Predicted 3D model of a 74-nucleotide RNA (transfer RNA) from a Candidatus Woesearchaeota archaeon. It matches the Rfam family "tRNA". From the family's description: Transfer RNA (tRNA) molecules are approximately 80 nucleotides in length. By type it is a transfer RNA. It was read from a public genome assembly. The source organism's lineage runs through Archaea, Nanobdellati and Candidatus Woesearchaeota. Its mean pLDDT, the model's own confidence on a scale to 100, is 83.
[in-house]
RNA sequence: GGGGUUGUGGUCUAGCUUGGUAUGAUUCGCCCUUGGGGUGGGCGGGGUCGCGGGUUCAAAUCCUGCCAGCCCCA
Numbered sequence: 001g002g003g004g005u006u007g008u009g010g011u012c013u014a015g016c017u018u019g020g021u022a023u024g025a026u027u028c029g030c031c032c033u034u035g036g037g038g039u040g041g042g043c044g045g046g047g048u049c050g051c052g053g054g055u056u057c058a059a060a061u062c063c064u065g066c067c068a069g070c071c072c073c074a
Stems, first nucleotide, its partner, number of pairs: 001073007010026003020057001028044005050066005
């Protein structure tokens, strides 16, 4: 230098093919359950979907440039 792949709440992760309210777990806060604790259950907080631009009525998703990790070629 060229190619491939990955990037989503504090952490892990689904969703991308086929554009239409961002999913689940865990952590955290409150509550229920207990004599108390653990376990279990309920409710809630927490996301500029790596960054910029484009297409579209509408982009995590499509197109494009860049950044970062990993792999391959030179």